[in-house]
Context: one part of a larger RNA
């Protein structure tokens, strides 16, 4: 290198966008650079091969002949790739007109719980567990009422229900914002796909400065359990958890399934349109996109399973893989404020 692979055995970057490149839709005409074919030069020589031959044979040698699968020149050809030109609409994109949703950012608004503080009523326990007990309580706790103040979280609806690349979005209005689908097919006319580098988002936890700070709660102390109990139970309780600005850049970032297009029986259950048919109008039906799921044929697959949301069949382009330890570990080099991140071995071992 070839050849095999990535759901679960080594493997798909967490997710996108987008530069180089690497691939690319139907026609027409042209070039002829890739391609094909013919000519011609050359491809030393020896080796290889094939036919002869000389050493008694071999091995060796000696002849001639194929070959040297390659280059350059020259003629030709124009089907495919390329390039020019020039057209087309299925791809892709724009219009218009509808349309659903927790898409995202900002402000503002509400209640229901909770804890506190003050008052009132009450007068002894309360709390809490398998049982306790540490803890709060007569300075009047727990219950209970009224009133203020907080600060997070949004019950019910809500759904194998939506929406977004993904991380992930759930109270209620308002402002700005981003994509989606349908429908006409009105306009553009290959403008696509995919990405090595690179940018950009990017749960938690963490870390910088400023706030905040209810309720939970790493550490921490206390009480219990226990042979111990640095735990699981319990009573507190700091960081954080919340907000602004900013770093960090990881996760079982999971479908353990990269991304696009196309082509391969069904069945049945949501979500979002549209046309029909019956019509006054809904229902319900039929038919058609989009889209989220079970069931399964074929096929696939070590099986388990998957199965038009493929792990079927086939093309493109990009990332990893290549025995277990050692080890995502040493070095080096980049990133970071730091924790570490990303790149990444080898000796030795089975």
């Nucleotide at each position: 290198c070839u050849g095999g692979g990535c759901u679960u055995a080594a493997a798909g970057a967490g997710u996108a966008c987008g530069u180089a490149g690497g691939c690319g839709g139907c026609g027409u005409g042209g070039c002829a650079a890739g391609u094909u074919g013919g000519g011609u030069g050359u491809g030393a020589a020896a080796u290889c091969c094939c036919u002869c031959g000389g050493c008694u044979u071999a091995a060796c040698c000696g002849a001639g002949g194929a070959a040297c699968u390659g280059c350059g020149c020259u003629c030709a050809a124009a089907a495919c790739u390329g390039c020019c030109a020039u057209g087309c609409u299925c791809g892709a994109g724009g219009g218009a007109g509808a349309u659903a949703g927790a898409g995202g950012u900002g402000a503002g608004c509400g209640g229901a719980a909770c804890u506190a503080a003050u008052g009132g009523u009450g007068g002894a326990g309360c709390g809490g567990u398998g049982a306790a007990a540490u803890g709060c309580g007569u300075u009047g706790a727990u219950a209970u009422c009224a009133u203020u103040a907080g600060g997070a979280a949004c019950a019910c609806c809500g759904g194998a229900g939506g929406c977004g690349a993904a991380g992930g979005c759930g109270g209620c209005u308002c402002a700005c914002u981003g994509g989606g689908u349908c429908u006409c097919u009105u306009c553009u006319g290959a403008c696509g796909c995919u990405g090595a580098g690179g940018u950009a988002c990017g749960a938690a936890a963490g870390c910088u400065a400023g706030g905040g700070g209810a309720g939970c709660g790493a550490a921490c102390g206390g009480g219990a359990u226990u042979a111990g109990a640095u735990a699981c139970c319990c009573c507190g309780g700091u960081a954080g958890u919340c907000c602004u600005a900013g770093c960090u850049g990881u996760a079982a970032a999971c479908g353990a399934u990269g991304a696009g297009c196309a082509c391969u029986g069904g069945a049945u259950c949501g979500g979002g349109g549209a046309a029909c048919c019956u019509c006054u109008c809904a229902c319900a039906g039929u038919u058609u996109c989009c889209u989220g799921g079970u069931c399964g044929u074929a096929g696939c697959g070590a099986a388990a399973g998957u199965g038009u949301u493929a792990a079927g069949u086939g093309c493109u382009c990009c990332g990893c893989c290549u025995g277990g330890g050692g080890a995502g570990u040493a070095u080096g080099g980049u990133c970071g404020c730091a924790a570490g991140g990303c790149u990444g071995a080898a000796a030795c071992u089975c």
A computed fold for a 350-nucleotide part of an RNA from an uncultured prokaryote, annotated as small-subunit ribosomal RNA, central domain.